[in-house]
Model confidence (mean pLDDT): 82 of 100. A computed fold for a 99-nucleotide RNA from a Melioribacteraceae bacterium, annotated as SAM riboswitch aptamer (S box leader). The sequence was found by an Rfam model in a public genome assembly. Taxonomically the source falls in Melioribacteraceae (Bacteria, Pseudomonadati, Ignavibacteriota, Ignavibacteria).

């Protein structure tokens, strides 16, 4: 990093620092933000993909490897439709594999 498979309406904070934008891309919305957002550091926590224990399904634990801790992946855009719903894709995120 092209890509394969699985999951994505649950869950989970505080301190320090920085100083103006941020919420993946583009667009439209709507939200967060000087009562300091976003980012970074520290600690804490959530979860259970790989790994661990057991015996396949499955269950258990959470010491290891990631990951995550505003809002459904914040909502929508493309397609189906019985049309403000619902469903499917596309794109994205995470994990494991892999050229």
């Nucleotide at each position: 990093u092209a890509u394969u498979u699985a999951u994505c309406a649950a869950g989970a904070a505080a301190g320090g620092u920085c100083g103006a934008g941020g919420a993946a891309a583009c667009a439209g919305g709507u939200c967060c933000u000087a009562u300091g957002a976003c980012g970074c550091c520290u600690u804490a926590g959530c979860a259970a993909c790989c790994g661990c224990c057991a015996a396949a399904a499955u269950g258990g634990a959470a010491a290891g490897g990631u990951g995550c801790u505003a809002a459904a992946u914040c909502c929508u855009g493309c397609c189906c439709u019985a049309c403000a719903a619902g469903g499917g894709a596309a794109a994205g995120a995470u994990a494991a594999g892999a050229g």
Its Rfam family is "SAM riboswitch aptamer (S box leader)". Its family is annotated with regulation of gene expression in the Gene Ontology.